Record summary:
Predicted 3D model of RNase P RNA and transfer RNA as a complex of 430 nucleotides. Its mean pLDDT, the model's own confidence on a scale to 100, is 76.
[in-house]
Order: sequence, then structure tokens, then C1' cells
RNA sequence: AAAACGGGACGGGAAAACGCCCAUAUUUAUAUAUGGGAGGAAAGUCCGGACAUGUAAAAGCCUGAAGCCGGUUAACGACCGGGGGAAUAUUUAUAUUCCACGGAAAGUGCCACAGAAAAUAUACUUCCAUUACUUAAUGUAAUGGUAAAGGUGAAAAGGUGAGGUAAGAGCUCACCGCAUUUUACAUAAGUAAAAUGGCAUGGCAAACCCCUUCAGAUGCAAUGUUAAAUAGGCAGUCAAUAGUGUUAGCUUUUACACUGACUGCGGGUAAACAGCUUAAUAAUAUCCGUAAGGAUAUUUAUAGAUUGAUGUUUUCCUAUAAACAGAAUCCGGCUUACGGUCCCGUAAAAUUC
RNA sequence: GGGCCACUAGCUCAGGCGGUUAGAGCGCGGUCCUGAUAAGACCGAGGUCUGUGGUUCGAGUCCACAGUGGCCCACCA
Repeated sequence: AAAACGGGACGGGAAAACGCCCAUAUUUAUAUAUGGGAGGAAAGUCCGGACAUGUAAAAGCCUGAAGCCGGUUAACGACCGGGGGAAUAUUUAUAUUCCACGGAAAGUGCCACAGAAAAUAUACUUCCAUUACUUAAUGUAAUGGUAAAGGUGAAAAGGUGAGGUAAGAGCUCACCGCAUUUUACAUAAGUAAAAUGGCAUGGCAAACCCCUUCAGAUGCAAUGUUAAAUAGGCAGUCAAUAGUGUUAGCUUUUACACUGACUGCGGGUAAACAGCUUAAUAAUAUCCGUAAGGAUAUUUAUAGAUUGAUGUUUUCCUAUAAACAGAAUCCGGCUUACGGUCCCGUAAAAUUC
Repeated sequence: GGGCCACUAGCUCAGGCGGUUAGAGCGCGGUCCUGAUAAGACCGAGGUCUGUGGUUCGAGUCCACAGUGGCCCACCA
């Protein structure tokens, strides 16, 4: 250096001809001219918003999401920075990658098989003491002590070493871990040190649950205006001591309004406009911030259909032009798909030159 | 465009609150029964629980993300 691995960017350009959609202008116009016309994911619909719709008082209850700390943001489960932890590598201090990372000392529940015992600890084989019996063997039995050793398991009630003891045990001590308190540093998570305790608190909350914070529902087929047409039909179920509707999930009480409500089968229309695309937009410059991002100035940019446009052919250039893929209310993220080219990073070992 | 559901054997379906080796019916294969067939009796095979990752000692089951298939939604009276 290549290859490999990881991450990021780009996602053909120029010209001509024939077509499609939109806007503007001209025109007698189904015409002509000029200008514009898909993406990094337009996708999945996994999150978060904008926007739109209806609103009488009260009580009770349910549900979902997020979760170390700080920041960014319109908002978020996204992003940035920090802390803690895990894995890998060389090697003991760093590097890289990853983490749904509140609470198990509020309560309930579960932990199969194996094992003595699976959370109120317990005693199978052991170890030790006493007593009795027996002596051929320190053997057998009973009572008591113990949990160091064996064995089971994913997990065994602090770990290692020494003292101690009949044998043992945080029983005692040293170091380590853990818990509590204090001090110092830090915005905080937390880190460090000291003292005390003598180990109490096994695991699972992507089991129920608790704590804190947040959240109404429905989605442009929302919604508003105009127009057109028809059979205001039929059947069934429920309902006047009732039913339905109106308070932003459900239930209940009160209030008000209405006389029907629901299901199935039928009938008619298939039109137009608004919402609709100039916006939390993009680009460039300066400043602020470690960063995500923010502030100010400037303008060179800006698809808008409704059977639904954005295409095809030829020539040239680059590198044989080829991947995934096609807007439908609009944004911010995440995830997934992607030929080729370019850029960045890779500690140590191994391979090739 | 928007909303929602499902995926387990060839087909149709079970699988309660995670537990040891995932079942049933039909179908398929073999043997018996019969002169032969059907029916019947006995036995057997057949599964990456759609995929990937995670939580857990342990996942068909719990969680996340993908994939495939399917369903519903115009307006008027």
C1' cells in the first nucleotide's frame, strides 16, 4: 500500500427530436410561445408534530407511553454531550462497539428438572463431642453441635488468607466487595477519601405492580361551499315504568332537546371550487455553542394531479450509464432496500505485494 | 391515501399466567382384513412455530424491527 471490516457523501452530465402535467401571456380556439416538473429513501406506517372537526353541570373508574444526568427541539420513544455498565482486542491502561440504564428494602407472584435446601433456609454423604453397645477393624446406634469439604443447579445465603475451635462459623483480624454516614469535587448523574457496621438486601418488573412525567378522539376518504340525481323504499330486532342525542375514553347522577334507534337488502350521484402546497423550507455568509443546534443578513431555489403528469429515441462525454425505486395535506425523526464511484477510520496479530 | 388484523405439519385448527421431547382431524406411506375394492383395525413418517435481534437459566408464548397475505373506509336521501 492492497484486500477486508466499519462509517459517510454522490445518486450521471450536455445536445437534438417526439410526447405528458401545471402556471403565465397572446388568441376565435381541443392552438401557439415562455417558464417549471420526484427521492435519498417519495417505501414501511414504527414514533413525534402542524392543520381540521363537535362542546351543559358533576362524581367515580379505566387505559397507553416514557424512564441514569444535563442539553437541543414546535414536539418526540429522535438527536448531542456527559456518567455508569458490558463485550472484544492488545494488554493494565487505553481503544473500538454496544446498553428498554427508575424501584426487588411498598405489596403479590414465579424460579421447571436436578438438589438436603430455591428464599420464613436446610442437612444427603461428611466433620466433631457425649452416652450406650461391641471390640476383629475407632465399628454401630442414639442425642447434640456445625455448614469448612463433596455433590446438584442458570442461581446456594459475602470472597481470599490467617487466627481461633472438640469440629466449625464475620466468631475475630487483614485486604477486597457491600451497606450507612460525613467531607471534598461536579449544574447533575456521579467520582474520590475517611469513619462506622459485621453482611442484613438471591434473581425476574420486555410478570402484575409502585413512583415520577406526559397523553382526549378521529385522520385531507379530516373539513367547508356550491351543484346534480333518486323509491324519504322494504324486512327484522329493541323501545313509552322507554329509547336516542348533546358534556373530548368508559360508567353513573342531574339538565336540555328529540321520538325513534340498530342491522340487513335496495335507490340515486361518480360534478366543481376551497383545503393544496412559500414552508418549524432550502442554500450562502457572519456570529454564538464542545456538539446537537441557535441568532442575524441576503435570495440563486420552490411539482401539485384526481384513471392520476414527470416519458421514449438518437449522438457525444465520463466509467460498457447500470442499483433500490415513483410525490397525492404538509413537516421532523427512526427503520428497511440500494449497482457503481469517491472520501474517512482501523490498537495488535496474520495474509499478499 | 388512511386505519386494522393474521402467520404453528401438504390442508384446517389447538396450544390458559414462559418449563423439560409442540399436539388433533383430514390427507400421505406401510401392514392386516377381503376373491378384489371401499369402510374398518394397527403402526409410521412429516415442523428452522414467517424472518432477524433482544429480555430470561430457559421463548411457539414476552418485547422491538422487518417480510408476506388479507380486511375495512366516498357522498346524498
It holds a member of the Rfam family "Bacterial RNase P class A". The family's RNA type in Rfam is ribozyme. From the family's description: Ribonuclease P (RNase P) is a ubiquitous endoribonuclease, found in archaea, bacteria and eukarya as well as chloroplasts and mitochondria.